[in-house]
This is a predicted structure of a 95-nucleotide RNA (c-di-GMP-I riboswitch aptamer) from Paenibacillus sedimenti. It was read from a public genome assembly, where an Rfam model found it. Taxonomically the source falls in Paenibacillus (Bacteria, Bacillota, Caryophanales, Paenibacillaceae). The coordinates come from a structure-prediction model, not an experiment, and the mean pLDDT is 86.
RNA sequence: AAUGAACAAAGGCAAACCCACCGAAAGAUGGGGACGCAAAGCCACGGGUCUAAGCCAUGUGUCACACCUCAUGGGACGAUAGCCGGGUUGCUCUA
Numbered sequence: 001a002a003u004g005a006a007c008a009a010a011g012g013c014a015a016a017c018c019c020a021c022c023g024a025a026a027g028a029u030g031g032g033g034a035c036g037c038a039a040a041g042c043c044a045c046g047g048g049u050c051u052a053a054g055c056c057a058u059g060u061g062u063c064a065c066a067c068c069u070c071a072u073g074g075g076a077c078g079a080u081a082g083c084c085g086g087g088u089u090g091c092u093c094u095a
């Protein structure tokens, strides 16, 4: 140095939930709070998963059409790094 995460040491992060706030939503941010985490540090490159507004299609309400309302379906350019892989940086020790 690599590998590894047993024994130690110093620490670190922070799930669910609650409050505030942003967002159409998923979800994010801040505070409280700890389920857990050897990268639960960072990065949407690949896969998965979540949401589906604008948008598109169909149906519907109407005397009829357009607009508009409602419903169904499609649909990431949105989200998730604490889903997995990958990239990258890092503390301690080295059974």
Stems, first nucleotide, its partner, number of pairs: 004093002012037002017032004022027001035082001041088003045085003048080003054077001055074005061068001